[in-house]
Context: one part of a larger RNA
RNA sequence: UUGCAGUUAAAGAGCUCGUAGUUGAACUUCAGACCUGACCGGGCGGUCCGCCUAACGGUGUGUACUGUCUGGCCGGGCCUUACCUCUUGGUGAGCCGGCAUGCCCUUCACUGGGUGUGUCGGGGAACCAGGACCUUUACCUUGAGAAAAUUAGAGUGUUCAAAGCAGGCUUACGCCGGAAUACAUUAGCAUGGAAUAAUAAAAUAGGACGUGCGGUUCUAUUUUGUUGGUUUCUAGAGUCGCCGUAAUGAUUAAUAGGGAUAGUUGGGGGCAUUUGUAUUGCGUUGCUAGAGGUGAAAUUCUUGGAUUUACGCAAGACAAACUAUUGCGAAAGCAUUUGCCAAGGAUGUUUUCAUUAAUCAAGAACGAAGGUUAGGGGAUCGAAAACGAUCAGAUACCGUUGUAGUCUUAACAGUAAACUAUGCCGACUAGGGAUCGGACGACCUCAAUAUUAAGCGUCGUUCGGCACCUUACGAGAAAUCAAAGUCUUUGGGUUCUGGGGGGAGUAUGGUCGCAAGGCUGAAACUU
Numbered sequence: 001u002u003g004c005a006g007u008u009a010a011a012g013a014g015c016u017c018g019u020a021g022u023u024g025a026a027c028u029u030c031a032g033a034c035c036u037g038a039c040c041g042g043g044c045g046g047u048c049c050g051c052c053u054a055a056c057g058g059u060g061u062g063u064a065c066u067g068u069c070u071g072g073c074c075g076g077g078c079c080u081u082a083c084c085u086c087u088u089g090g091u092g093a094g095c096c097g098g099c100a101u102g103c104c105c106u107u108c109a110c111u112g113g114g115u116g117u118g119u120c121g122g123g124g125a126a127c128c129a130g131g132a133c134c135u136u137u138a139c140c141u142u143g144a145g146a147a148a149a150u151u152a153g154a155g156u157g158u159u160c161a162a163a164g165c166a167g168g169c170u171u172a173c174g175c176c177g178g179a180a181u182a183c184a185u186u187a188g189c190a191u192g193g194a195a196u197a198a199u200a201a202a203a204u205a206g207g208a209c210g211u212g213c214g215g216u217u218c219u220a221u222u223u224u225g226u227u228g229g230u231u232u233c234u235a236g237a238g239u240c241g242c243c244g245u246a247a248u249g250a251u252u253a254a255u256a257g258g259g260a261u262a263g264u265u266g267g268g269g270g271c272a273u274u275u276g277u278a279u280u281g282c283g284u285u286g287c288u289a290g291a292g293g294u295g296a297a298a299u300u301c302u303u304g305g306a307u308u309u310a311c312g313c314a315a316g317a318c319a320a321a322c323u324a325u326u327g328c329g330a331a332a333g334c335a336u337u338u339g340c341c342a343a344g345g346a347u348g349u350u351u352u353c354a355u356u357a358a359u360c361a362a363g364a365a366c367g368a369a370g371g372u373u374a375g376g377g378g379a380u381c382g383a384a385a386a387c388g389a390u391c392a393g394a395u396a397c398c399g400u401u402g403u404a405g406u407c408u409u410a411a412c413a414g415u416a417a418a419c420u421a422u423g424c425c426g427a428c429u430a431g432g433g434a435u436c437g438g439a440c441g442a443c444c445u446c447a448a449u450a451u452u453a454a455g456c457g458u459c460g461u462u463c464g465g466c467a468c469c470u471u472a473c474g475a476g477a478a479a480u481c482a483a484a485g486u487c488u489u490u491g492g493g494u495u496c497u498g499g500g501g502g503g504a505g506u507a508u509g510g511u512c513g514c515a516a517g518g519c520u521g522a523a524a525c526u527u
Stems, first nucleotide, its partner, number of pairs: 004498003007479002012495001014366001016364002021359003025252002031080002034077004039072009048062001049060004085132007095122011136198003139193002142190002151182002155165002167176003208245003212242009256356001257353003261348002264345002269341004275319002279315006286308001290301002327334002371412006381405001385401004423494003427486002430470003435465009446455001474481002500527003509520004
């Protein structure tokens, strides 16, 4: 690993990006004709051998020999655009031809045939060793090799057995046959295969081929009577250019992905602007004795006029109704108006690129509330604190005050029942009606208007969303679930986490933080 589990029992990182890693769409020699070999059959014969028969003939099957037809399966060769790398030298089976010759048969006859030997030639992927180059692996097959003991296992009466590698036999002088075989993973070597999975090639052609042609550089054998020198020819190696040959050379365009584009869409984000009532405070105004608050009260405020009424002003917060099983956003989250800025999704498209992709250790961005630091602001609410009640007590619940905070700017912090307690990507499996966004089709109205366009609307189709209802072929311990299904009929890809309860998210170490604390994270012991 085969082969666990992760909604609620332990366990999906808060969310997104992302490197290493892992994984990754389809496509390129299919098919046919001919020749031929091995194996396994089948039908019809013949010969031989039995048996029956007087004979014709019949029958049997034979591990017997053999002919023909035919079937299956596995190869090999060759052709249809289809290469087995190309060369140099050597050895060389079988085959074909010539010559010489022995034997046998034959002929009028070295005439013809068969067979053997010798020799010469043709041709010859059977092998030997050099050169030039060559896409490279994984995988499977076969082989060699891989100590013995062990293991499996053959033989053998240790009296049986565990063992051992012994032993058995005659006429005992000797004789006989053993001490097998298998397995032996990975790596390495050799061999055959070419499906599957990678990899490489010709796009600025610096591409292939050539019986070509011409430069240029280097090397040098042989021949020119001999020796030496130079040059040419010739031969070889390298390089450049021209010409020619060719079907000359770019696979699809994934209900994969990216980009462009069109009209949209949204309470997505940022900055500015604007509005609304409420609350509290203040100013003015009216009238008076209470007002608050509660289960009941009290603390509290009140003739210095509280509460309340009316008219104003200010401040800071907040954004009702509309508001929904509706929208947007990666999540956290997001709702007054308008403007500006950049971004996003889905849809449409006979647009473009062509594997660019999926998931992700490390690493990074964002991340409610509360908290921290420094400013600003402080209306409301309100940890701490004070007081009044309640009570056996109340350090609480209720009430009156009220600091930090709540708001904002700049920085930290990085956690939540950050919950759908349910990772992400992909495929399939079932019926329904709503709804949001786009597109398409049909229809009618507003039409004051005659005809239109766009818009509001009605009905359908389709793609993409948030959800819901009904069922269970399916799953589950069940609750329940169209996913939590397609799982003992177990493998689509990839990442994270858990392994009885406590001790304990503690101690210690490391690291981050101003701190609070965060991340990582045990054990003893106990049960």
Molecule: small-subunit ribosomal RNA, central domain
Organism: metagenome